[in-house]
Context: one part of a larger RNA
RNA sequence: GGAUGAACGCUGGCGGCGUGCUUAACACAUGCAAGUCGAACGGUUUAAGCAAUUAAACAGUGGCGCACGGGUGAGUAACACGUAGCUAACCUGCCCUUCAGCGCGGGAUAACGUUCCGAAAGGAAUGCUAAUACCGCAUAAGCUCACAUUUUGUAAAGGGAUGUGAGAAAAGGCUUCGGUCACUGAAGGAGGGGGCUGCGACCCAUCAGCUCGUUGGUGAGGUAAUGGCUUACCAAGGCGACGACGGGUAGGGGGCCUGAGAGGGUGGCCCCCCACACUGGGACUGAGACACGGCCCAGACUCCUACGGGAGGCAGCAGUGAGGAAUAUUGCACAAUGGGGGAAACCCUGAUGCAGCGACGCCGCGUGGGUGAUGAAGGUUUUCGGAUCGUAAAGCCCUUUUCUGCAUGACGAGAACGGACGGUAGUGCAGGAAUAAGUGUCGGCUAACUACGUGCCAGCAGCCGCGGUAAAACGUAGGACACAAGCGUUAUCC
Numbered sequence: 001g002g003a004u005g006a007a008c009g010c011u012g013g014c015g016g017c018g019u020g021c022u023u024a025a026c027a028c029a030u031g032c033a034a035g036u037c038g039a040a041c042g043g044u045u046u047a048a049g050c051a052a053u054u055a056a057a058c059a060g061u062g063g064c065g066c067a068c069g070g071g072u073g074a075g076u077a078a079c080a081c082g083u084a085g086c087u088a089a090c091c092u093g094c095c096c097u098u099c100a101g102c103g104c105g106g107g108a109u110a111a112c113g114u115u116c117c118g119a120a121a122g123g124a125a126u127g128c129u130a131a132u133a134c135c136g137c138a139u140a141a142g143c144u145c146a147c148a149u150u151u152u153g154u155a156a157a158g159g160g161a162u163g164u165g166a167g168a169a170a171a172g173g174c175u176u177c178g179g180u181c182a183c184u185g186a187a188g189g190a191g192g193g194g195g196c197u198g199c200g201a202c203c204c205a206u207c208a209g210c211u212c213g214u215u216g217g218u219g220a221g222g223u224a225a226u227g228g229c230u231u232a233c234c235a236a237g238g239c240g241a242c243g244a245c246g247g248g249u250a251g252g253g254g255g256c257c258u259g260a261g262a263g264g265g266u267g268g269c270c271c272c273c274c275a276c277a278c279u280g281g282g283a284c285u286g287a288g289a290c291a292c293g294g295c296c297c298a299g300a301c302u303c304c305u306a307c308g309g310g311a312g313g314c315a316g317c318a319g320u321g322a323g324g325a326a327u328a329u330u331g332c333a334c335a336a337u338g339g340g341g342g343a344a345a346c347c348c349u350g351a352u353g354c355a356g357c358g359a360c361g362c363c364g365c366g367u368g369g370g371u372g373a374u375g376a377a378g379g380u381u382u383u384c385g386g387a388u389c390g391u392a393a394a395g396c397c398c399u400u401u402u403c404u405g406c407a408u409g410a411c412g413a414g415a416a417c418g419g420a421c422g423g424u425a426g427u428g429c430a431g432g433a434a435u436a437a438g439u440g441u442c443g444g445c446u447a448a449c450u451a452c453g454u455g456c457c458a459g460c461a462g463c464c465g466c467g468g469u470a471a472a473a474c475g476u477a478g479g480a481c482a483c484a485a486g487c488g489u490u491a492u493c494c
Base pairs, nucleotide, nucleotide: 001494002493003492004491006490007489008488009487010486013365014364015363016362017361018360019358020357021323026321027320028319030318031317032316035064036063037062040061041060043058044057045056046055047054048053071276072275073274081200082199084197085196086195092191095189096188097187098186099185100184101183103137104136105135106134112127113126114125115124116123117122143167144166145165146164147163148162149161150160151159152158172181173180174179202248203247204246209239210238211237214236215235216234217233218232219231220230221229251273252272253271254270255266256265257264258263278299279298280297281296282295301312302311303310304309329355331354332353333352337351338349339348340347341346368398369397370396371395378389379388380387381386403431404430405429406428407427408426412421438483439482440481441480442479443464444463445462449478450477451476452475453474459466460465
C1' cells in the first nucleotide's frame, strides 16, 4: 500500500447493487416451511329440486410426491474431494421413441354401525361395503433360466445366432363416442444415481514398527452388481524411513485476497461434490433413504398426567434465551422463475420474488453557483505598526439535484385473465438556499505552527523518543494539512 462476513470510538443527508451469529453442531415459547388427486373408490354432511339428479365440503381406502427444494460444517487426513479413466460386474420411478398386450374369476378390509377400555395419547371386539387396494387362472411378440448345436475369441471368461424345455404380466377412469389420461411386458434413448481403479492431497519421528478377516485361494451366502462384503476350510501372508501405525488439526474444489511473477494466505457470499439432522444404533417402505419437519430401540434433556401412562426434537423461515467485541423482521406475495399433485380449473410452496433493519462493503449524488474590500464585526496573535481566519461572512443577482406539496404513473404479462413489489420508480407543476460536515493529524519517518496552561507531574507514544519553568511531541485555543458521509483505532492475511 492492498484486503475483510469485521468490531470499537467520534460523526452521519440521499440513492443503487450487494451483504449480515466467524462464538454455544447451546437450549428453544409461538406461527408457518409438503402436499395434492372426487377424471381410482365406497361413503358422510350441506344446499337446490316433488323426484331422478346436480353442486360444494369433508374424514377414510388408494395413487403420486414427501430421497427434490432449504439448513449446517459437528465428524472426516478418507477414493471425502480434485483430475483422468474403467464397468465384458450393475440399477434407474416419472419423460421420449418403438414393438406386443390389457381375457376370466375370487376373497377381504378401512370408512360406517353397535358394544367396550382409557384422564389423555390411543385402542379392542363384532357386523356391513368399494376400488386403478389384494389374490388366483389364462395368454407371452419380446424377456429370464437350464440344456444342446454353432459362431466370435490364441485359450478361458464373456458376447452373437438357432433349437428344446421351464417360468413370470396387466386396471381401469373420463368422454361431445372421435378420442384422451392411465395400466402390463420388452427394446432403445435422455437424464441421473451407485460400485471399482491409478495419481495428487496439512503438521508432529519427543509416534517405528503395525495387522489375524489381517493378505491370498476354494466352496457357499449376500447384493442391482464386483469384491473378505459375510461365512466354512486351506495357505501364511500383507503394510512400513518413498514414513506404515499413532497423535494433533481440518469438510474438499471452482474460486477469493495479495504479489511483476513465482509464491504466500484463505475457503464467508455464489456454484459443484461430501457429511450430518438432540446423542448412539437399526432396519422398513420405495425407482431412489438406512430418510432434517418417517418408523423402532437405547440414552440425556424438556413438557403433559387422573401417577396407570403419554408427547417432543428450528444445523428450514421468522423469533426467544444464553454465549459473545459482534451479526437483521415473529413482514408481503405466489404477480414472475422453478418445484409437487391434478386431464384441467386450481391447490400447496418461509424455494423464490419482494419489502423492513444495519454507512457492514462498493459505486453514484448532494450539503449550492456567481458577484462581493469599509479587507466589517468578532476570535487568535503581535515587535502594538500590523498579521491572520478572509471572498470567508453580510449584502446583491441566480439555480432547483436532493427536500416539501399537488397531480399523473409504469416495465416486469405471452391471445385473454392475473402485479406482492407499489400509488413505488419515473414524469409534470408549484414552493423555497431552503433540509445536510465531520474525523484524524500537525517533533522526524510524514503533508501541516503559534499562544497559553502544566512542570519527569498530569500525560503522549507505531519506531526513534517527548515532559524536571519559555514543550512546534502532554492539555486547551486559534490556525494549518489530509481524507470526506465518513474518518480514525484494533484484529487478521499478502
Description:
RNAcentral holds the full RNA, with entries from ENA and SILVA. A computed fold for a 494-nucleotide part of an RNA from an uncultured bacterium, annotated as small-subunit ribosomal RNA, 5' domain. Its mean pLDDT, the model's own confidence on a scale to 100, is 84.